[in-house]
Molecule: small-subunit ribosomal RNA
Organism: metagenome
RNA sequence: GGCUCAGAACGAACGCUGGAGGCGUGGAUAAGACAUGCAAGUCGAACGCUGAUUUCAAGAUAGCAAUAACUAGAAGUCGGAGUGGCGCAAGGGUGCGUAACACGUGGGUAAUUUGCCGUGAAGUUCGGAAUAACUCGCUGAAAAGCAAGCUAAUGCCGGAUGUUAUUGCCGAUAAGCAUUUGUUGGCAAUAAAAGUCGGGGUCGCAAGACCUGAUGUUUCACGAUAAGCCCGCGGCCUAUCAGCUUGUUGGUGAGGUAACGGCUCACCAAGGCUAAGACGGGUAACUGGUCUGAGAGGACGACCAGUCACACUGGAACUGAGACACGGUCCAGGCACCUACGGGUGGCAGCAGUCGAGAAUUUUUCACAAUGGGCGAAAGCCUGAUGGAGCGACGCCGCGUGGGGGAUGAAUGGCUUCGGCCCGUAAACCCCUGUCAUUUGCGAACAAUUCUUCCCGGUGAACAGCUGGGAAGUUGAUAGUAGCAGAAGAGGAAGAGACGGCUAACUCUGUGCCAGCAGCCGCGGUAAUACAGAGGUCUCAAGCGUUGUUCGGAUUUACUGGGCGUAAAGGGUGUGUAGGCGGUUGGGUAAGUCUGAAGUGAAAUCUCUAAGCUUAACUUAGAAAAUGCUUCGGAUACUAUCCAGCUAGAGGAUUGGAGAGGGGAUUGGAAUUCUCGGUGUAGCAGUGAAAUGCGUAGAUAUCGAGAGGAACAUCAGUGGCGAAGGCGAAUCUCUGGACGAAUCCUGACGCUGAGGCACGAAAGCUAGGGUAGCAAACGGGAUUAGAUACCCCGGUAGUCCUAGCUGUAAACUGUGCGCACUUGCUGUGAGCGGGAUUAAACUCGUUUGUGGCGUAGCUAACGCGAUAAGUGCGCCGCCUGGGAAGUACGGUCGCAAGAUUAAAACUCAAAGAAAUUGACGGGGGCCUGCACAAGCGGUGGAGUAUGUGGCUUAAUUCGAUACGCGCGAAGAACCUUACCUAGCCUUGACAUGUGAGUGGUAGGAGCGUGAAAGCGUAACGAGAUAGCAAUAUCAGCUCACACGGGUGCUGCAUGGCUGUCGUCAGCUCGUGUCGUGAGAUGUUGGGUUAAGUCCCGCAACGAGCGCAACCCCUAUGUUUAGUUGCUAACCAGCAUUUAUGUUGGUGCACUUUAAACAAACUGCCUCGCUUAAACGAGGAGGAAGGUGGGGAUGACGUCAAGUCAGUAUGGCCCUUACGGCUAGGGCUGCACACGUACUACAAUGCCUAUUACAAUGGGGAGCAAGUUGGCAACAGCAAGCAAAUCCUUAAAAAUGGGCUCAGUUCAGAUUGCCGUCUGCAAUUCGACGGCAUGAAGUUGGAAUCGCUAGUAAUGGCACAUCAGCUACGGUGCCGUGAAUACGUUCCCAGGCCUUGUACACACCGCCCGUCACAUCAUGAAAGCCGUUUGCACCCGAAAAUACUGCGCCAUCUUCGGAGGCAUGUAACUAAGGUAUGAAUGGUGAUUGGGAUGAAGUCGAAACAAGGUA
Repeated sequence: GGCUCAGAACGAACGCUGGAGGCGUGGAUAAGACAUGCAAGUCGAACGCUGAUUUCAAGAUAGCAAUAACUAGAAGUCGGAGUGGCGCAAGGGUGCGUAACACGUGGGUAAUUUGCCGUGAAGUUCGGAAUAACUCGCUGAAAAGCAAGCUAAUGCCGGAUGUUAUUGCCGAUAAGCAUUUGUUGGCAAUAAAAGUCGGGGUCGCAAGACCUGAUGUUUCACGAUAAGCCCGCGGCCUAUCAGCUUGUUGGUGAGGUAACGGCUCACCAAGGCUAAGACGGGUAACUGGUCUGAGAGGACGACCAGUCACACUGGAACUGAGACACGGUCCAGGCACCUACGGGUGGCAGCAGUCGAGAAUUUUUCACAAUGGGCGAAAGCCUGAUGGAGCGACGCCGCGUGGGGGAUGAAUGGCUUCGGCCCGUAAACCCCUGUCAUUUGCGAACAAUUCUUCCCGGUGAACAGCUGGGAAGUUGAUAGUAGCAGAAGAGGAAGAGACGGCUAACUCUGUGCCAGCAGCCGCGGUAAUACAGAGGUCUCAAGCGUUGUUCGGAUUUACUGGGCGUAAAGGGUGUGUAGGCGGUUGGGUAAGUCUGAAGUGAAAUCUCUAAGCUUAACUUAGAAAAUGCUUCGGAUACUAUCCAGCUAGAGGAUUGGAGAGGGGAUUGGAAUUCUCGGUGUAGCAGUGAAAUGCGUAGAUAUCGAGAGGAACAUCAGUGGCGAAGGCGAAUCUCUGGACGAAUCCUGACGCUGAGGCACGAAAGCUAGGGUAGCAAACGGGAUUAGAUACCCCGGUAGUCCUAGCUGUAAACUGUGCGCACUUGCUGUGAGCGGGAUUAAACUCGUUUGUGGCGUAGCUAACGCGAUAAGUGCGCCGCCUGGGAAGUACGGUCGCAAGAUUAAAACUCAAAGAAAUUGACGGGGGCCUGCACAAGCGGUGGAGUAUGUGGCUUAAUUCGAUACGCGCGAAGAACCUUACCUAGCCUUGACAUGUGAGUGGUAGGAGCGUGAAAGCGUAACGAGAUAGCAAUAUCAGCUCACACGGGUGCUGCAUGGCUGUCGUCAGCUCGUGUCGUGAGAUGUUGGGUUAAGUCCCGCAACGAGCGCAACCCCUAUGUUUAGUUGCUAACCAGCAUUUAUGUUGGUGCACUUUAAACAAACUGCCUCGCUUAAACGAGGAGGAAGGUGGGGAUGACGUCAAGUCAGUAUGGCCCUUACGGCUAGGGCUGCACACGUACUACAAUGCCUAUUACAAUGGGGAGCAAGUUGGCAACAGCAAGCAAAUCCUUAAAAAUGGGCUCAGUUCAGAUUGCCGUCUGCAAUUCGACGGCAUGAAGUUGGAAUCGCUAGUAAUGGCACAUCAGCUACGGUGCCGUGAAUACGUUCCCAGGCCUUGUACACACCGCCCGUCACAUCAUGAAAGCCGUUUGCACCCGAAAAUACUGCGCCAUCUUCGGAGGCAUGUAACUAAGGUAUGAAUGGUGAUUGGGAUGAAGUCGAAACAAGGUA
């Protein structure tokens, strides 16, 4: 620093599951298309007509009559269409459009309207003419239309009256900022109306008049309600949209409207808006609120409520109080339907419902009982508003699926260390309860009205009527629902997800980088707590998970609350516009600010307190809140503004010195190259080494003269100047800035600075010059696997000048500019002042630059630190994970190159910074080691032995396989043996247990078969314990079951052991200290050592494992002890060559044996180092001297090093076989390659003869003296010895002799024959002996190994294993016995310190680019297809307006007409068309780059000095 998770929420969807209830909620997509039904009617108390029916009375017909039917009338009731009134502009739906006064909020209306309603005032008079319905005729399929005739009204028209209103004129008064407004007086003009119903006394024959009540109606005023218009402020994205606008902005006049207004028109003027984002594009109904959040904010606008917009799409008006009208009209378009083809009809974004699309959203239900609405006087009618029910776990809320007891801790299941543990009081079982569901019965509230009847008041002449109150009666969709009571029975009711970490919860089995999981990290390649299943557990629960979306966590856009030296991020630099910010004093104003009051901030929601449903959800009431806006009053510190001042900021004047500051002109010397001339001769030049190149046509070298261009040595300095880039020879000239000193002046004039403007290295471009040197490209020579490079020889653009362009750099102090404040020390440049000095140098102070170190502080650390990265203020620029990409597209600039502005898709879970520990470096320093060097001897060549690889094979068993390869194996003929072939066994060769049988059983000679094992047969024939015995039991055998067995797999599941680095000197800890931390310190440093050995120093002080020492052997001595050892001396015997040897004894001196001790410690002396110490060098003494020489001893760790085949062991696998037995074979196989050895190649040798000197060891199925036989291997006989007693020849050496440099008297392989020995057995496949044979080999290429003293080299001896042996191997022993080391440059390995790092699986690391293949997204592209939109033109419906109006017209008329209608014309205009632009989206052969992808190709660019930094 990003990614991710845990929380809450949802109009959700999907998966699994689902008991019952309450309250909510449910077309988010296609404003797609719609079948069917319903959603707006009502009034007869406005009107005429008509049908049916009831009653009354009348008439006439039929009938004797009852009665039936008919006609006209009266009074009712119920219908039908029509005129008329009111309503249909509400209610209901949807969110297309709209970025707008659409919405929200607060104002204005002195610029307005308002049906029904309320209050008040005044009226309601006299007349008239029509027209639907209806009748009749015609046309048409229908829808419908036309003509004639009759008729009514609360329909229409005229007159009167005029409370009053309007208009005009003349006043009065009050108010206002104002055009003006309110109140009031007078005059003139104009303008109203409708009736209906109930009752009644009086009058009247009647009709009716009159009275009374109600209602309607007319005019006006006020109110209420509802609406119109205007204004301030507020709320999306985009500048890769920067300019927009012609009715546009304003004025005058007119028209129009309810009303202001360019709203419209004529004329005049030329304005208006915009970086505080106009215009354009995209998206979007707005709000109360909802979700989230600690808040500030962010996202959203379902349900409910307010506003707006829309009603198939587009346009238009009519009616009306109100519409430009969802279920009205006209026109155009599209779609659908009907049709007789002529023409018509329709609009679910009302409630249900259908189709379609979609992941997805309900019943074609009941009722007007309640609430509300329309009409009506009312009854009432209508009402898909509404109230209910239905469907959906879609959400919220509460309830249940039982409670108590119950341990043989049952069984199944799971795990297991096989003991047990878990599920688990869980179940069973016992005792209870009865919610919900089931069933039976009872059974609500929501109901108040209205109306009818009765009673009591008011009005009234009235007991009518109307009106107020009371009583009774009447009205329920939901619903036989809620609720209550009874009954029965634990009976009908639990799942989902998770369990590696985050994150609560673990085991087994299966699988084996497969199948799969996964939000991120990541799991899975044979022991998966991560996949799948199971058991268990955890969390929620009628739900649980998943997906999607929003907020949160994320201080990860930072107002609250972030940053920019190195992590992303300071503009290349200045100047300056807008803007932001701004010194000091006084005064005015009161815009910001503070304060008080008032209005508003709808209801619902949220919060609190109560209340009602059994609780809760839900509902109701009250309060609070609503952070806002407006108005009025007050305050004046601060900010602002205005006025007047000040001088500390800033600037100016005077004066002085410093400077590679800039421009121009002129001049100069050194050097390179070239030209000419002289001298001179064979090379020069170049490199790691060379070559190309130059040179006998005279180079290089050297001297002289000349030409020309570029750059300016020394001075020169973390010195100077400049805004930066940058500036370096000298002089002259023009010119900018900074600084010092002292006074005077102006009076805040300042700081920063988006855009703008200017400058701006190198390279590059244009034009013209110039070109000495250098030098891209290019040529040549080298190097190399290649070398389009590094190196070398040449060389053109360019570098230089003039005039333009470009405008970028690691343009870096990676650090924007300005101001202020904050301990210090020390250099240096330029001034000034003081002291001292003759004057300097010097010294003190101060200002301004430029450096180093460093306090506080800051910082992730590194570091910065008055030149801040400290503390603050002001302003600008910039950043928000990596890549894609500073790229694409678009714009601007440029001649081009390109610059600038600047994305997205897609992809990753990182990328990055600083520091730490390691490791590494073809980085550095120091040091060590047989590491090199100096030496000696080998290997590599030959033959043989042996091991390995390979090949072969039925098998050639297996393992080790850079530090393996004479290794496991201290010994494969059988055995061993694990391998192969063949034949056999199956509780087994071996162990334990159980059950059964047998127990004349075990054993078993012999016989058959066979290669053996085995199979078969079988004479004979033994027991134990208890019991008197029968019998039982045991051993044994047979059968069966557990098991047993496996050198089968996994050393990458393990223990143990081992190898290696390495006998290298290292590896750590405690406490303290330092550091945010990882860590550091100690352990580093100076010396020194074999050593982290020791000393000194030191924020360290101590300690542990290692080193050393302690242990063993060896070298010297002392003491003790002597048998089998020893023998000086003594005694005795024997032999005799008399020197001696040998035996026995004395003895323990010596040798020796084996125990203890001593000794060596830099203790002593001299010198060196740094005073010292440690230490080093030398010396003395000493047997030994600086660890005396060897051995044992192997720190923390590394290599998944080796070993499951030594043993042990988890897991897996086999079980008439992968176990067991047997015979034979194999492990010994041979074209070849390698390792390790032996023997040689000879004369320092070989042969032969003679003759000395050891030590370690071994010995009873043994070692064997001696003697005999054999040429010999060996054999026969055999003393001694279970050992300091007996046995076990040392060889080289030495002394003689021979060989005389040859493939030999070297060498001994190979082969033949004959033997010996071991052993059941030497054919595959033993060793040895004799005779014969007599190969290669004459000192070994490249390369490579060991060794520093009793060592190398060389000579023999012994032992383990073992019947024998392949041993020339291994382990030890003694004999003889050297050479060399100057030294640390190099090779190898290692240690310490330091440095760099992009490595940490740690250089056998990491990692880049092209190419090839696959996939994905994207740019360009001839074009093609859409959507939106501009301009121009054509056509132009309906409607309204204007004009016309010769045609038509009932009302009025003074009879002339007025007025109206149709028709026609005009402009305007929807849809449509033509042409041409713009914006945007899709698609597109081909093409460009990009991203991604276990093991492709080519190289090796970066990281270490990464091998050319």